Predicted 3D model of a 73-nucleotide RNA (transfer RNA) from an uncultured Clostridia bacterium. Its mean pLDDT, the model's own confidence on a scale to 100, is 81. Rfam family: tRNA. About the family: Transfer RNA (tRNA) molecules are approximately 80 nucleotides in length.

């Protein structure tokens, strides 16, 4: 240099034929306990890698690009 995969919460990952983005696990409050764990209930927390393109509409289609993996030379 070519190729192919993968990029979604803090972390691991789901997201079906294009129709307002979720689940464990952390972390916050609250219950319970003498206290702390454990257990239960609740909150928060996502410009969906980035930058165009199609669409009324795009986490999903498309192209380009950065990042990591593997492959070939």
């Nucleotide at each position: 240099g070519c190729c192919g995969c993968u990029u979604u919460a803090g972390c691991u990952c789901a997201g079906u034929u294009g129709g307002u983005a979720g689940a464990g696990c952390a972390a916050c409050u609250g219950a319970c306990u003498u206290g702390u764990a454990a257990u239960c209930a609740g909150u928060a927390g996502g410009u969906c890698g980035u930058c165009a393109g199609u669409u009324c509409g795009a986490g999903u289609c498309u192209g380009a690009c950065u990042a990591g993996c593997g492959g070939c030379u």